[in-house]
RNA sequence: CGAGCCCGUUGGACGGCCGCGCUCUCCCUGUUCCAGGGAAGGUGAGGAAAGUCCGGACUCCAUAGGGCAUGAUGCUGGGUAACUCCCAGGCGGGGCAACCCGACGGAAAGUGCAGCAGAGAGCAGACCGCCGAUGGUCGCAGGACACAGGCAAGGGUGAAACGGUGGGGUAAGAGCCCACCAGCGUCCCCGGUGACGGGGACGGCUCGGCAAACCCCAUCAGGAGCAAGGCCAAGCAGGGAUUCGACUGCCCGUCGUAGAUCCCGGGUAGGCCGCAUGAGCGCCCUGGUGACAGAGCGCCAAGAUGGAUGGUCGUCCUCGACAGAAUCCGGCUUACAGACGGGCUCGCCCC
Numbered sequence: 001c002g003a004g005c006c007c008g009u010u011g012g013a014c015g016g017c018c019g020c021g022c023u024c025u026c027c028c029u030g031u032u033c034c035a036g037g038g039a040a041g042g043u044g045a046g047g048a049a050a051g052u053c054c055g056g057a058c059u060c061c062a063u064a065g066g067g068c069a070u071g072a073u074g075c076u077g078g079g080u081a082a083c084u085c086c087c088a089g090g091c092g093g094g095g096c097a098a099c100c101c102g103a104c105g106g107a108a109a110g111u112g113c114a115g116c117a118g119a120g121a122g123c124a125g126a127c128c129g130c131c132g133a134u135g136g137u138c139g140c141a142g143g144a145c146a147c148a149g150g151c152a153a154g155g156g157u158g159a160a161a162c163g164g165u166g167g168g169g170u171a172a173g174a175g176c177c178c179a180c181c182a183g184c185g186u187c188c189c190c191g192g193u194g195a196c197g198g199g200g201a202c203g204g205c206u207c208g209g210c211a212a213a214c215c216c217c218a219u220c221a222g223g224a225g226c227a228a229g230g231c232c233a234a235g236c237a238g239g240g241a242u243u244c245g246a247c248u249g250c251c252c253g254u255c256g257u258a259g260a261u262c263c264c265g266g267g268u269a270g271g272c273c274g275c276a277u278g279a280g281c282g283c284c285c286u287g288g289u290g291a292c293a294g295a296g297c298g299c300c301a302a303g304a305u306g307g308a309u310g311g312u313c314g315u316c317c318u319c320g321a322c323a324g325a326a327u328c329c330g331g332c333u334u335a336c337a338g339a340c341g342g343g344c345u346c347g348c349c350c351c
């Protein structure tokens, strides 16, 4: 210098004017509670606020205990409130490498599936091919025929054809036998917390793939969700007390243009809470390879409910992407113009 890999930060800047939500202080009005109005100050989207895919907090309902069903997850160790997330590692795959990807338990429990091609696709098969020793036919015989039959080495199909290479063996062949290698099973030793790795002995000579197919094993899950849920509470309807009137002169009772006043329970409209101090954020230190944990100091940072976060003007620059809260938090995934910082790999050149 050129290609590339992995992390992290940022996501136009400053100012004027007008406007909107929230909040605080002051003033005015309604006599207080409280409500309304005004002025000044403060503050006002994100790294994904998104998809709503996981996990939790919180709330209500249910719940003796246990099981079934259903769903999710699935190498090991750790982190965490928890997770399907994260970290570290193992194994497998990709890349020269930095590094990236993996639902990564079980297919010798059972059931099932496999297009096309091919003779044959599961305890398979004989299209081309090889042999024809043995039996058969012919021949006096050497032999011939390729009839019975034997074979699966070579060819061919396929993602996959029941280990590979070499030798022996044979009529031709074949784990039929042998050596080495690969793989499987059992046992032992060493290293590791473990997944696993390294080594050795023995065995039958070989056992296919798919479980994000059913299934089996293990683990985890009670249900619904902030329109959760709680509080206050007009009016109307209901109940009660007192009172008024009528029947009726008195008591009881009944009725009333659902008479008047007061009270009660539930609760509609409406209002308030939930609702933002929290598994919080920043800096620094300590422990840890790391995720993370702990200590110290500092900070408070949207909170609407027809739902605010906008408009305009000026100056500047590298001319600005994806997109916007609605109970909150931890993740994952997806979208994203550009700018900046750090670490690393490979190639070439120069000193």
Stems, first nucleotide, its partner, number of pairs: 001347010012316007020044004025039006046322001050333002053331005058225004070221005075089005090104001091102004105216002110214002112210002127155002129151003134148002136145003163181006182206001184203008229273004238264006244256004280299004285294003317320001
RNAcentral holds the sequence, with entries from ENA. The RNA shown here (Bacterial RNase P class A) has 351 nucleotides and comes from an Acidimicrobiia bacterium. The model forms 92% of the base pairs in the Rfam consensus. It matches the Rfam family "Bacterial RNase P class A". The family's RNA type in Rfam is ribozyme. From the family's description: Ribonuclease P (RNase P) is a ubiquitous endoribonuclease, found in archaea, bacteria and eukarya as well as chloroplasts and mitochondria. Its mean pLDDT, the model's own confidence on a scale to 100, is 79. The gene name in the source record is rnpB. The source organism's lineage runs through Bacteria, Bacillati, Actinomycetota and Acidimicrobiia.